[in-house]
Notes
The prediction has a mean pLDDT of 83. Large-subunit ribosomal RNA, domain II from Amycolatopsis alkalitolerans, 701 nucleotides, folded computationally. The RNAcentral record of the full RNA draws on Rfam.
Context: one part of a larger RNA
RNA sequence: GCCUGCGAGUUAGUGCUGCGUGGCGAGGUUAACCCGUGGUGGGGUAGCCGUAGCGAAAGCGAGUCUGAAGAGGGCGUUUCUAGUCGCGUGGUCUAGACCCGAAGCGGAGUGAUCUACCCAUGGCCAGGUUGAAGCGCCGGUAAGACGGUGUGGAGGGCCGAACCCACCAGGGUUGAAAACCUGGGGGAUGAGUUGUGGGUAGGGGUGAAAGGCCAAUCAAACUCCGUGAUAGCUGGUUCUCCCCGAAAUGCAUUUAGGUGCAGCGUCGUGUGUUUCAUGGUGGGGGUAGAGCUACUGGGUGGCCUAGGGGCCUUACCGGGUUACCGAAGUCAACCAAACUCCGAAUACCAUCAUGUGAGAGCGCGGCAGUGAGACGGCGGGGGAUAAGCUUCGUCGUCGAGAGGGAAACAGCCCAGAACACCGGCUAAGGCCCCGAAGUGUGUGCUUAGUGGGAAAGGAUGUGGGAUCGCUGAGACAACCAGGAGGUUGGCUUAGAAGCAGCCACCCUUGAAAGAGUGCGUAAUAGCUCACUGGUCAAGUGGUCCUGCGCCGACAAUGUAGCGGGGCUGAAGCACACCGCCGAAGCCGUGUCACCGCACCGGGAGCCCUAACGGGUGGUGUGGUGGGUAGGGGAGCGUCCUGCGCCCGGUGAAGCAGUGGGGUGACCCAACUGUGGAGGGUGUGGGAGUGAGAAUGCAGGC
Numbered sequence: 001g002c003c004u005g006c007g008a009g010u011u012a013g014u015g016c017u018g019c020g021u022g023g024c025g026a027g028g029u030u031a032a033c034c035c036g037u038g039g040u041g042g043g044g045u046a047g048c049c050g051u052a053g054c055g056a057a058a059g060c061g062a063g064u065c066u067g068a069a070g071a072g073g074g075c076g077u078u079u080c081u082a083g084u085c086g087c088g089u090g091g092u093c094u095a096g097a098c099c100c101g102a103a104g105c106g107g108a109g110u111g112a113u114c115u116a117c118c119c120a121u122g123g124c125c126a127g128g129u130u131g132a133a134g135c136g137c138c139g140g141u142a143a144g145a146c147g148g149u150g151u152g153g154a155g156g157g158c159c160g161a162a163c164c165c166a167c168c169a170g171g172g173u174u175g176a177a178a179a180c181c182u183g184g185g186g187g188a189u190g191a192g193u194u195g196u197g198g199g200u201a202g203g204g205g206u207g208a209a210a211g212g213c214c215a216a217u218c219a220a221a222c223u224c225c226g227u228g229a230u231a232g233c234u235g236g237u238u239c240u241c242c243c244c245g246a247a248a249u250g251c252a253u254u255u256a257g258g259u260g261c262a263g264c265g266u267c268g269u270g271u272g273u274u275u276c277a278u279g280g281u282g283g284g285g286g287u288a289g290a291g292c293u294a295c296u297g298g299g300u301g302g303c304c305u306a307g308g309g310g311c312c313u314u315a316c317c318g319g320g321u322u323a324c325c326g327a328a329g330u331c332a333a334c335c336a337a338a339c340u341c342c343g344a345a346u347a348c349c350a351u352c353a354u355g356u357g358a359g360a361g362c363g364c365g366g367c368a369g370u371g372a373g374a375c376g377g378c379g380g381g382g383g384a385u386a387a388g389c390u391u392c393g394u395c396g397u398c399g400a401g402a403g404g405g406a407a408a409c410a411g412c413c414c415a416g417a418a419c420a421c422c423g424g425c426u427a428a429g430g431c432c433c434c435g436a437a438g439u440g441u442g443u444g445c446u447u448a449g450u451g452g453g454a455a456a457g458g459a460u461g462u463g464g465g466a467u468c469g470c471u472g473a474g475a476c477a478a479c480c481a482g483g484a485g486g487u488u489g490g491c492u493u494a495g496a497a498g499c500a501g502c503c504a505c506c507c508u509u510g511a512a513a514g515a516g517u518g519c520g521u522a523a524u525a526g527c528u529c530a531c532u533g534g535u536c537a538a539g540u541g542g543u544c545c546u547g548c549g550c551c552g553a554c555a556a557u558g559u560a561g562c563g564g565g566g567c568u569g570a571a572g573c574a575c576a577c578c579g580c581c582g583a584a585g586c587c588g589u590g591u592c593a594c595c596g597c598a599c600c601g602g603g604a605g606c607c608c609u610a611a612c613g614g615g616u617g618g619u620g621u622g623g624u625g626g627g628u629a630g631g632g633g634a635g636c637g638u639c640c641u642g643c644g645c646c647c648g649g650u651g652a653a654g655c656a657g658u659g660g661g662g663u664g665a666c667c668c669a670a671c672u673g674u675g676g677a678g679g680g681u682g683u684g685g686g687a688g689u690g691a692g693a694a695u696g697c698a699g700g701c
Stems, first nucleotide, its partner, number of pairs: 001701006011095003015092010027049003033043003053060002063075004098236002101233001105226006116200009125190001127159003130155001134151006163187003167184005202218001204214003239635006249262005263370002265367007274360001276355008289342001290340002296336003300332004307325002309322005373398010403414003418591004423587003429581003432565003438578001440577006451567001457551002461548010478535005484508003489503003514529001518527002592625009605616004636690001638687010654674005659668003
């Protein structure tokens, strides 16, 4: 891992509360207990609930309490009556209370054969080396001290086996081994090591101290018990079909992944259009926008100027001046969520009408789930006018939604799947091929593979539009010629002559020519331009708006920013048009279920009812049938059992095969084989009643 089996809402309570059903009914009912039976049974009236309330109570009573009150007010009465005791079932409370799961807490015990320390009694340490004290002798001294030499054999001395340890590396790491192997390493007469016996015990021991060790377990051992501890947490929770169908919000919370109330779902019951949509009428508003000598504030420039600063003058008083700052005022153009002289669209409220008749609205009651939401559009706040960011409002989708499109793609676009069909029409999106349908029509645009990624910015790309110049009295471009004189203007400067810089920028001749547009020189010179004439000959230049393009444009496996192929009078873009394809949408045909309406019942069939009537039923017609949490309904199957009816050694159940039926859980007959003794059906009752998941449990493989 697979297979088989086992595996989770149970039981109790004269509990509480709904619903269904039954008995009795202003009453209902027994409990313990007693008698008794094969079994149902008979007794038992204590008690409980209801029939009256109000008050804290005494108490009073259809009233009562408060109160001084005969007031007012509260709770009741009055119209009505309905209760009670069983059974079944939904929920709830108390219990382990759907099942499994802690880490832990407490109690009583068991452990020092591992290990820590201690006690008692024993064992062990090859070999080599060093040579302390003391002592002898000699020297030495007044005697010593002291020196030499021998002897001697000290030491948590030295080297190094056994022994003990475990510093390094390699291996091992589903190991040979739940700590090892190999090669090196440290201690090796000591605080050494070791055998045997004994001691200390769990908030306790022991510890040369690491929270170490106390039997592969230690920041409190192990075993059993309290114990099914508790778990607002995680996981799991077993057959079918039918109807409806949420929420991820508000308020509160030692609350934030929990819970309470409300909101939203479902079921029952009551009400009976109150719902919703559109239109009319009537309303309030201060948002968007806009505006501001209409307020409150902000902010820019001009004018004007109180005041201040600087400078000058001044003994003081004062005066003058100012390219400084600048209130107020004024002019002009602006800004505002917490500004408003104004002011929409929507939305909202009321009312009337019309439509709708929808699984509308509202009241009461049973049962819930939800209270982590996500993205998208629009309106805002926070952030950086960042985020697949965060937080509100509003709508949508997903959530709980399949189908078609977007290559693939919960939240985008289209569209809401009861079932069947080898029928039809469409939506979004598409129609050259992959790949269903147009190599469709008309008119333009684009040359960039733009299309098929991107900005500021840049550019004689190209199409369309507008407007202003020049132009047959000859423009624009090109070519030929002129482009002069006063004058080298003045200043400055070494120089400054059109052309370093400063100032001025005149006059003359003339067709025209700047006190000079650029290059150039040390300064001149030289080239050139403006401007003019000629040649030529018809358009030429500027600005603005707009369509489509260009540059800007660099990344890591391999084209790789159309899904691909491929596409250029398009298979790109714009506009217009005609067709077609395309979904579980819509239509057609058949079927099922549910809801509404109508009809049927003549003696129709069945059940309830005195009757009316209702339920079930039949026909027709209209509609509905995606679905998680969740609510409601109807069923299938398993085991046991009461009653009725059946089958079975001429072969029950079970197993295997073939065939058939039902919307499904499932069911059936016959036959064959196997098997060898019980089984089925109808109707009731009772459950240890349904398995794929729980790192489920046991076994097998």
Lineage of the source: Bacteria > Bacillati > Pseudonocardiales > Pseudonocardiaceae > Amycolatopsis.